[in-house]
RNA sequence: AAUUCAUCAAGACCAGUGGAGGGAUAGGCCCUUUGAAGCUGGAGCAACCAACAAAAUGUGAAGACAUUUUGGAAAGGUGCUAAGUCCUUCGGUGACCUGUUUUCAGGUGCUGACAGAUGAGGA
Numbered sequence: 001a002a003u004u005c006a007u008c009a010a011g012a013c014c015a016g017u018g019g020a021g022g023g024a025u026a027g028g029c030c031c032u033u034u035g036a037a038g039c040u041g042g043a044g045c046a047a048c049c050a051a052c053a054a055a056a057u058g059u060g061a062a063g064a065c066a067u068u069u070u071g072g073a074a075a076g077g078u079g080c081u082a083a084g085u086c087c088u089u090c091g092g093u094g095a096c097c098u099g100u101u102u103u104c105a106g107g108u109g110c111u112g113a114c115a116g117a118u119g120a121g122g123a
Base pairs, nucleotide, nucleotide: 003121004120005119006118007117008116013042014041015040016039017038021031022030023029026088027087028086043081044080045079048077049076052071053070054069055068056067057066058065059064085115089113090112091111092110093109095108096107097106098105099104
């Protein structure tokens, strides 16, 4: 790096430095000199991994180990702290609303895929 799995409508900002961009890409729409990105320090959010406790199952003579589920905590490893992943594309499906009139268009809901982000694996 390919790739696999899980999650993504919740939550959480100050200071210093810097000096014009930023929100992945394109469009839209936003944020930004009342100070963007980046960097530094501090604070916070969340609970993916690790750790801890309990239960179930399996293996074992047993200590125990493995897997799954649940729970709390937040001192460890990451992540995150404008707007739903800011919005969009394609498919399936049910109902409602509007227009139209028996079929279609638009809007709303559920769901799957694609893309992306994060974590944990990964010859």